[in-house]
RNA sequence: GAGUUUGAUCCUGGCUCAGAGCGAACGCUGGCGGCGUACUUAACACAUGCAAGUCGAACGAGGAUCAUCGGUGUAGCAAUACAUUGGCGGUCCUAGUGGCGCACGGGUGAGUAACACGUGGGUAACCUGCCCUUGAGACUGGGAUACCCCCUCGAAAGGGGGGCUAAUACCGGAUACGUUCCUCGGAUCGAAAGGUCUGAGGAGGAAAGGUGGCGAAAGCUGCCGCUCUUGGAGGGGCUCGCGGCCUAUCAGCUAGUUGGCGGGGUAACGGCCCACCAAGGCUAUGACGGGUAGCUGGUCUGAGAGGACGACCAGCCACACGGGGACUGAGACACGGCCCCGACUCCUACGGGAGGCAGCAGUGGGGAAUUUUCCGCAAUGGGCGAAAGCCUGACGGAGUGACGCCGCGUGUGGGACGAAGGCCUUCGGGUCGUAAACCACUGUCAGUGGGAAAGAUGGGUGUCGGCGUGAUAACCGCCGGCAUUUGACGGUACCUGCAGAGGAAGCCCCGGCUAACUCUGUGCCAGCAGCCGCGGUAAUACAGAGGGGGCAAGCGUUAUUCGGAAUUAUUGGGCGUAAAGGGCGCGUAGGCGGCCAUUCAAGUGACGGGUGAAAGCCCUCGGCUUAACCGAGGAACUGCCUGUCAGACUGGAUGGCUCGAGACCGGGAGAGGUGAGUGGAAUUCCCAGUGUAGCGGUGAAAUGCGUAGAUAUUGGGAGGAACACCAGUGGCGAAGGCGGCUCACUGGACCGGAACUGACGCUGAUGCGCGAAAGCGUGGGGAGCAAACAGGAUUAGAUACCCUGGUAGUCCACGCCGUAAACGAUGAGUGCUUGGUGUAGCGGGUAUCGACCCCUGCUGUGCCGAAGUCAACACAUUAAGCACUCCGCCUGGGGAGUACGGUCGCAAGACUGAAACUCAAAGGAAUUGACGGGGGCCCGCACAAGCGGUGGAGCAUGUGGUUUAAUUCGAAGCAACGCGCAGAACCUUACCUGGGUUUGAACUGUACAGGCAAAUCUCAGAGAUGAGAGCCCCUCUUCGGAGGACUGUACAGAGGUGCUGCACGGCUGUCGUCAGCUCGUGUCGUGAGAUGUUGGGUUAAGUCCCGCAACGAGCGCAACCCUUAUUCACAGUUACUAACGGGUAGAGCCGAGAACUCUGUGGAGACUGCCGGUGAUAAACCGGAGGAAGGUGGGGAUGACGUCAAGUCCUCAUGGCCUUUAUGUCCAGGGCUACGCACGUGCUACAAUGGACGGUACAGAGAGUCGCGAGACCGCGAGGUGGAGCUAAUCUCGGAAAGCCGUUCUCAGUUCGGAUUGCACUCUGCAACUCGAGUGCAUGAAGUUGGAAUCGCUAGUAAUCGCGGAUCAGCACGCCGCGGUGAUACGUUCCCGGGCCUUGUACACAC
Repeated sequence: GAGUUUGAUCCUGGCUCAGAGCGAACGCUGGCGGCGUACUUAACACAUGCAAGUCGAACGAGGAUCAUCGGUGUAGCAAUACAUUGGCGGUCCUAGUGGCGCACGGGUGAGUAACACGUGGGUAACCUGCCCUUGAGACUGGGAUACCCCCUCGAAAGGGGGGCUAAUACCGGAUACGUUCCUCGGAUCGAAAGGUCUGAGGAGGAAAGGUGGCGAAAGCUGCCGCUCUUGGAGGGGCUCGCGGCCUAUCAGCUAGUUGGCGGGGUAACGGCCCACCAAGGCUAUGACGGGUAGCUGGUCUGAGAGGACGACCAGCCACACGGGGACUGAGACACGGCCCCGACUCCUACGGGAGGCAGCAGUGGGGAAUUUUCCGCAAUGGGCGAAAGCCUGACGGAGUGACGCCGCGUGUGGGACGAAGGCCUUCGGGUCGUAAACCACUGUCAGUGGGAAAGAUGGGUGUCGGCGUGAUAACCGCCGGCAUUUGACGGUACCUGCAGAGGAAGCCCCGGCUAACUCUGUGCCAGCAGCCGCGGUAAUACAGAGGGGGCAAGCGUUAUUCGGAAUUAUUGGGCGUAAAGGGCGCGUAGGCGGCCAUUCAAGUGACGGGUGAAAGCCCUCGGCUUAACCGAGGAACUGCCUGUCAGACUGGAUGGCUCGAGACCGGGAGAGGUGAGUGGAAUUCCCAGUGUAGCGGUGAAAUGCGUAGAUAUUGGGAGGAACACCAGUGGCGAAGGCGGCUCACUGGACCGGAACUGACGCUGAUGCGCGAAAGCGUGGGGAGCAAACAGGAUUAGAUACCCUGGUAGUCCACGCCGUAAACGAUGAGUGCUUGGUGUAGCGGGUAUCGACCCCUGCUGUGCCGAAGUCAACACAUUAAGCACUCCGCCUGGGGAGUACGGUCGCAAGACUGAAACUCAAAGGAAUUGACGGGGGCCCGCACAAGCGGUGGAGCAUGUGGUUUAAUUCGAAGCAACGCGCAGAACCUUACCUGGGUUUGAACUGUACAGGCAAAUCUCAGAGAUGAGAGCCCCUCUUCGGAGGACUGUACAGAGGUGCUGCACGGCUGUCGUCAGCUCGUGUCGUGAGAUGUUGGGUUAAGUCCCGCAACGAGCGCAACCCUUAUUCACAGUUACUAACGGGUAGAGCCGAGAACUCUGUGGAGACUGCCGGUGAUAAACCGGAGGAAGGUGGGGAUGACGUCAAGUCCUCAUGGCCUUUAUGUCCAGGGCUACGCACGUGCUACAAUGGACGGUACAGAGAGUCGCGAGACCGCGAGGUGGAGCUAAUCUCGGAAAGCCGUUCUCAGUUCGGAUUGCACUCUGCAACUCGAGUGCAUGAAGUUGGAAUCGCUAGUAAUCGCGGAUCAGCACGCCGCGGUGAUACGUUCCCGGGCCUUGUACACAC
């Protein structure tokens, strides 16, 4: 920095990611080299080999061998040879005595919280082999012993006894420059203890030789060694200051403990140890206990401060099977030494012994996991030695592992027809991709051949030269020259020849974070996932592929550390509501602290000195071809110690001051506290009177009380508790809290005054005290109220809410408890920072006779608001502002204020207070919606008022269900169900059964072929279809042919009412013809958003007016459109007929007319325009006039942003999927019409406001040539015959019906009702069996107004009556239209739906 809480926002807050690192491990992969690195686990156990020896120039002895000198023996004539033995000598080997080393080097991190480590001091309290250095010395004696020999014990390991012998082994004596000790002085240093130097006297105390040279010897001399001693270097011991883990759910620890005196012990101080004496010592600045841990230089990370770590390398410490102990030694309490105990392993003759890989390799085991039983002492270093040299798993090298870092390579250039192939595709193409092929080159690495280092300096020997010792020599030592000799790695690095692109690329990722996208498969499956989250048929998230991105001999994953995380905040956070202020006070330690002056110099600052190992980090330079790596120099090491200086600030000391704080004087206010007393009202109870049937209680009741006299009312009495009015965001108190009145005692605050003290102050861990209610203990008290409890109701239940009772308790005294939303959810103190307005207390000023009013000060208590603050809400001199001081507290949610432990409590419980596990959030404030059995305002046939229905019956129709071979499919609350269907007998038709067909029933293209076909006829068949007969296409032409139509074959392709309406377009329903929905700019807000659109009125309306940080605008509303109501003008045929004429049985029938009706076109008219009233003088509303019509005149069309993943893939269009001799297509028959049942929508009824019969009147709107069909005739009728007229204001359908006038029926299952059924017919049609409609006759079912429930309708509406049309061959109770007759609303409390404002919200797929 990002992701993740939300519909969105801001904040808080956790989780997660991107980075860097690693002694790593795991998965896939793997060419080379360099430099590093490699048991983090079992300080588990270890086979085998090696890892510490060396010195013969300390010593005796033995052996081998060589040389020499002898002896003896054998062979030989002898020389001589062989064997053996002795002496001297050389070389080599060996056990032992002796010396030095083995205390180093190497390993490990178990233990250790400690002077163990780091750092800086002290040692006047100490040691120091080998080395360097100073001085002095080494004289003289002695006795043993190992080895060896003999005896002996034992299985072994290993002993015992006797005997011999040497030394640089051991022990005496002498000497003593130093030295050590004692005594007495001096000087000097130190605070002291005491140190240093120095003088005198006394005492104690040493030694070892070896080997060279010269020499006849004596002796001289070299080197190494020995003793005492001085100083040093290096090393060590002890000690002190400071520093670095967690835990207080460890708070007290301690008997050698703390100190003293005296001893012992040590190299040395010291309770280190001992005896005695005293009673101390440590601790909240964390003792004691528990857990964890080697410490450091450094390493990793980080901007830093920090955090984590302590592999490799380096310093220190500790350990060496576990524990203990000492010995030797300069040094050890000793890794490859000893003793004891223990565990384990091994050997054993069972008696007893042996052993210690945390050395190098290696083995087993453990484990996710960590190498060769390699080479060499050539180099560096170490031990011994005079030296050569020996030893050295230290070390130098090689080996194994991509474990890490670094470097190199796997080729370079050209090469478009953009090949093939893969993948994608909108089928055009795109992409892999200059990639490949192909052409031309190069030669790193690997391969093979040749050459070939540095690391080697030194040492030895020989020789030469110089120097030193010495005697001018020799020997010896040092330096140098020459010659010779020494390499594990290794024929390695490096150089070079050769051949040939030849042998050398993978891994992870591609939804967001995060760089990189498509196809296929899969279908909440398989799987992925670090977090958010993907997957339920179109997955860029799974799997594969193509493509792409990243890194690269590696790439990912896992574990882990730091970072990001300001998420423990010193740098650098917080606590009103997000986690977080202790319930309140007093006060201890501690922290912090007013003004002035002097002084000190601890803090602080400046300058210098010492130290801060090396390595590492950083800079510069250098060496390996480069880099990693390595070397040199510098810087740095922020620290500690120390010297000098400064004196502002903090601090210490001293002196002073008064403003902080306190004391004093004078006032008034107050439910402040404690105790005692006292008052009235009310409730209840008791007694008495009056009085009678109820009282009480509730939403309504009941339980309860009452005729044994209640309730009510009057009088008297008892008892307990609480104090109406006053009373007030009034007062007091630290908080809890405090309320009648009086008295006593008592705390605090405030105002005014000023002459006292002189910083005496603030805060406050632990501690102490106070602390509502409830609860507990003991004893009282008990009127009312009232947990528990009982009863009555309510309810599905009602362990509740309501009612009747009622016990603890509430009250008092004393003692516990110690908690509360103990809240202002806001710790205390001090200072500073605009204001306004109340209120309480005390003052001051002015004014007044006085009191008010007014101005003003202090203290308290409220409200509103500036700056500022805040995430916002809000806070705002009573801060949540600006600062300082001190205390308390917080660090994601849950688990949990739980468990365990401790303390307190009589108990209840309180205080303190975790973890496992689990989640990707939990949360705060605000926003927009939605919702509320929240509020306000307002609409709607929403209710109410009415009329008529549905729900009951029969039938029709649709649906569910069931059935079926199939009963095709869709529609599903409103908003599916007389819906798609404005017409299922075949067709339709999508379904079923059966029969056919495969370029197909319809379409396009290409190639080839044809003049067959088709129509028509015959046969077979249910038909489709098949067979046969039959016919022999058109246009142009250069006569060769070309083109078109058609048919057949083949290939592309068609076809699908198959799936997905949750992939879509289009169309539609619905909220809803509800009044809303938005935008631009501006403004406000961190933001989501708000404002506008809210408010006051008004409207059918976001309609209009006014106001307003808004001003405008858009889609909606309204209007414009159609129709209807009035009228005018024009036009009059097929419509009309008033006047004139003709004419009939009658009639606009005819002439004629243009008045009327009507038709059609175009106008007018209505706009709150006019008047009055109301209203803000507005908008508007009410009333009125006029008018055919009045406030939108009636009706229609018209449907905002959006909602319902609403409906439709079966109207159409369309992505994807599926199918292709079938899910296509053709045909016949069947089905969609089934039927115990359930629902919706309708029709007809149940009758007299009616039925039947007779007569009679008045419409509108439509339709008609494949049609409507008149008159006439036939039939009871449906209808038939027939065909005039009409492409229609002309003809036809066409008789409208209810109505009206009469007659009849008389309340009944009927003269109601017509279902059902029988018979006979009619019509349409190829065909009415499944399965049409109609007619006549006969039959006459249910049904007597319909339970719960529910629907429609406000005017020409409901209701009622008929008529027409679409579809259609036929079929209408449905649908769409038309006219005739023609009814009720007080009103908005309630139900339903809706609009606006407001409020709450833990809801947002939104109750």